Notes:
RNAcentral holds the sequence, with entries from MGnify. The RNA shown here (Bacterial RNase P class A) has 353 nucleotides and comes from a mouse gut metagenome. The model forms 95% of the base pairs in the Rfam consensus. Its Rfam family is "Bacterial RNase P class A". Rfam classes the family as a ribozyme. The prediction has a mean pLDDT of 75.
RNA sequence: GGACAGACAGUCGCAUGGCGGCGGCGAAAGCCCCGUCAUGAGGAAAGUCCGGGCUCCAACGGGCAAGGAUAACGGGUAACGCCCGCCGAAGGCGACUUCAGGAAAAGUGCAACAGAAAUAAACCGCCGGCAUUGGAUGCCAAGGCACCCAGCGCCUGGUAAGGAUGGAAAGGCGAGGUAAGAGCUCACCCAUCGGCUGGAGACUGUCCGAUGCUGUAAACUCUAUCCGGAGCAACACCGUGGGAGGACAUCAAGGCCGGCCCGGCCGUCCUCAAGGAGGUGGCUGGAGCGGUCUGGCAACAGGCCGCCUAGAUAGAUGACUGUCAAAUACAGAACCCGGCUUACAGUCCUGCU
Numbered sequence: 001g002g003a004c005a006g007a008c009a010g011u012c013g014c015a016u017g018g019c020g021g022c023g024g025c026g027a028a029a030g031c032c033c034c035g036u037c038a039u040g041a042g043g044a045a046a047g048u049c050c051g052g053g054c055u056c057c058a059a060c061g062g063g064c065a066a067g068g069a070u071a072a073c074g075g076g077u078a079a080c081g082c083c084c085g086c087c088g089a090a091g092g093c094g095a096c097u098u099c100a101g102g103a104a105a106a107g108u109g110c111a112a113c114a115g116a117a118a119u120a121a122a123c124c125g126c127c128g129g130c131a132u133u134g135g136a137u138g139c140c141a142a143g144g145c146a147c148c149c150a151g152c153g154c155c156u157g158g159u160a161a162g163g164a165u166g167g168a169a170a171g172g173c174g175a176g177g178u179a180a181g182a183g184c185u186c187a188c189c190c191a192u193c194g195g196c197u198g199g200a201g202a203c204u205g206u207c208c209g210a211u212g213c214u215g216u217a218a219a220c221u222c223u224a225u226c227c228g229g230a231g232c233a234a235c236a237c238c239g240u241g242g243g244a245g246g247a248c249a250u251c252a253a254g255g256c257c258g259g260c261c262c263g264g265c266c267g268u269c270c271u272c273a274a275g276g277a278g279g280u281g282g283c284u285g286g287a288g289c290g291g292u293c294u295g296g297c298a299a300c301a302g303g304c305c306g307c308c309u310a311g312a313u314a315g316a317u318g319a320c321u322g323u324c325a326a327a328u329a330c331a332g333a334a335c336c337c338g339g340c341u342u343a344c345a346g347u348c349c350u351g352c353u
Stems, first nucleotide, its partner, number of pairs: 001349004006324007014040008023032003042330001046341002049339005054231004067227005073085004087101001088099004102222002107220002109216003123163002125159003128155003132151004137146003171189002174186003190212006196205001198203001235281004243272006254266004288307008
């Protein structure tokens, strides 16, 4: 990295489908019963985290705003935040693994503590100038003068080489240079940008030139690309009861509106709209599975041959016995498909270090 996920035999049972019964119910459609045959959970059916199909929302076609997602490059795919290849960075002796991999020269924010100073710097140190104190030496007309060394003060002078702090201190290191220093200059190295070389591209290099820029976007933000919403309890059809309207009947009797009077309703037929009981469809043959060939490093694509592999609606897929050392992991379809993630006893196969 891949495959399997108890096997076989017997008995009983369940669901769906086919076939049969001069079975039962029914006007019919059909339903039920019995018998028989076939088929009957997963690698994750799970989480519902991404991407689609399908359905409805007037139209889901364009634009703007808001919100969300993604982020090197090339390819694959119906599509993806998935997969493959490759680049860069980090880790590893290695096979290989990981990446929170656009922009910090658009702007804003933040950087605790420590430290003098955190995007800007003089605390210590080093150096210069002035003034002054002390000392050594030299000269002297004995009053001093010259020069050197050391201390203290001032110039808020110069200096970023050194010390100290920090995750990070103004590219690194050596030489020149200087009062002391400094990419100030030079060689080498590093980084960024531009050119050139190689590459399809990200990128690359014993090449050339310029520059020397703090970090943080898992802070706001900016850039590019993508995204309408709800979901099979979607949705479509039939439709009990009840509702609305119309026609007919309204002779008599009765019932209800608490009793009485008046009035209304309770009848038959037709039409209409909505639809929540219930039923049917959606529902499983599909971006399908297996084998083989071709193209491709691969993901994947194409050709040919073969196969049909759950479809329930309170919800089937189970129980027992025997043998195999043991049978025990995670776990149960509910519209479908492609991924990702998570869970997992045990067995087998295979590549590499």